[in-house]
RNA sequence: GCAACCGUAGCUCAGCUGGAUAGAGUACUUGACUACGAAUCAAGUGGUCGCAGGUUCGAAUCCUGCCGGUUGCG
Numbered sequence: 001g002c003a004a005c006c007g008u009a010g011c012u013c014a015g016c017u018g019g020a021u022a023g024a025g026u027a028c029u030u031g032a033c034u035a036c037g038a039a040u041c042a043a044g045u046g047g048u049c050g051c052a053g054g055u056u057c058g059a060a061u062c063c064u065g066c067c068g069g070u071u072g073c074g
Base pairs, nucleotide, nucleotide: 001073002072003071004070005069006068007067010026011025012024013023019057028044029043030042031041032040050066051065052064053063054062
């Protein structure tokens, strides 16, 4: 330099045949339980879906450029 894949909650990821309030686990907070913890149960907090533009009635999802990461080739 070229190509492919990836970027979504603090962390690990799902969702990518475009559609309604963007989710799961874990973590954190509060409560229940307990002599106190752990575990368990319940509730809650947390996201401009990497950035910018375009298409569309509507974009995490499609298109373009850029940024970052991984891998392969030279």

Background:
Transfer RNA from a Deltaproteobacteria bacterium, 74 nucleotides, folded computationally. Rfam family: tRNA.